A computed fold for a 164-nucleotide RNA from a Faecalibacterium, annotated as glmS glucosamine-6-phosphate activated ribozyme aptamer.
Rfam family: glmS glucosamine-6-phosphate activated ribozyme aptamer. It is annotated as a riboswitch.
The RNAcentral record of the sequence draws on Ribocentre.
Model confidence (mean pLDDT): 79 of 100.
The source organism's lineage runs through Bacteria, Bacillota, Clostridia, Eubacteriales and Oscillospiraceae.
């Protein structure tokens, strides 16, 4: 400085698997197979993308459509959701004019609640390839959504405070 192993990290539709359900195997049944029963500390499924993080406490079956229609079912940990409180850090607002450091209000976590327009994916299916006895799994390859995401428009707000 390089190679090889092995071990850890890599995640937030994220991760685990004792129900279910699949397959295989054994036994049972059966002329032989099947279907069916029973049995494996064994296999294999079990969330598909958009969106989402200032710190911390509570509360909560934590958004949004694709797909499917035995399952994205069911459990079990976790989670950037939402309300709410408390702090931190910012935006905006001075209405005769200038001050945004204090206060105060509204709003954010890169910035006006609200409204209208518009835009935005993957994966299942099919096809092609691969691994497996199988169930099933990767791998390519083109499409199609919605929203609290994103873009453009409309769309607001100190009789307060200081100087003048």
């Nucleotide at each position: 400085a390089g190679g090889u192993a092995a071990c850890g990290c890599a995640a937030a539709g994220c991760g685990c698997c004792g129900g279910g359900c699949c397959a295989c195997g054994c036994g049972g049944g059966u002329g032989a197979c099947a279907g069916c029963c029973g049995c494996g500390a064994g296999g294999g499924u079990g969330a598909c993308g958009a969106g989402g993080a200032g710190a911390g406490g509570a509360a909560u079956c934590a958004u949004c459509g694709a797909a499917a229609g035995a399952u994205u079912c069911g459990g079990c940990g976790g989670a950037u959701g939402u309300u709410u409180c408390u702090c931190c850090g910012g935006c905006u607002g001075a209405g005769g004019g200038c001050u945004a450091g204090a206060c105060c209000a509204g709003c954010c976590g890169c910035a006006g609640a609200g409204a209208a327009g518009g835009g935005c994916a993957a994966a299942a299916a099919a096809c092609g390839g691969c691994a497996g006895c199988a169930a099933u799994a990767c791998c390519g390859c083109a499409a199609c959504a919605g929203a609290u995401c994103c873009c453009u428009u409309c769309a607001a707000a100190g009789a307060a405070a200081g100087c003048c």